[in-house]
c-di-GMP-I riboswitch aptamer from an Armatimonadota bacterium, 97 nucleotides, folded computationally.
It matches the Rfam family "c-di-GMP-I riboswitch aptamer". Rfam's curators write: GEMM was predicted in a large-scale screen for bacterial structured RNA regulatory elements.
RNA sequence: GCUCGACAAAGGCUAACUCGUGGAAACACGGGGACGCAAAGCCCAGGGCCUAACCCCGGCGGCUCAAACCACCGUGUAUGGCAGCCUCGCUUCCGAA
Numbered sequence: 001g002c003u004c005g006a007c008a009a010a011g012g013c014u015a016a017c018u019c020g021u022g023g024a025a026a027c028a029c030g031g032g033g034a035c036g037c038a039a040a041g042c043c044c045a046g047g048g049c050c051u052a053a054c055c056c057c058g059g060c061g062g063c064u065c066a067a068a069c070c071a072c073c074g075u076g077u078a079u080g081g082c083a084g085c086c087u088c089g090c091u092u093c094c095g096a097a
Base pairs, nucleotide, nucleotide: 004095005094012037013036017032018031019030020029021028022027035084041090042089045087046086047085048082049081050080055076057074058073059072061070062069
């Protein structure tokens, strides 16, 4: 130095839940809070997962009928998310076996 990861040492981060804020939502940020984590530090390049606003299609009601328009419901769909899902990449404390 690399690999590796101790009932080691010094520390670090923070799940669920909750309060506030933002968002259509997933979720994010901040406060509280710790299930856990040797990269639970950073990074959407690959895969996977979550959401579905816009949009497409269908249904349905309103508008005197039709068209158009508006509302609601449903299938689909990231350009929106998840790094504490995995892989890749980058950085990193300590030093037993």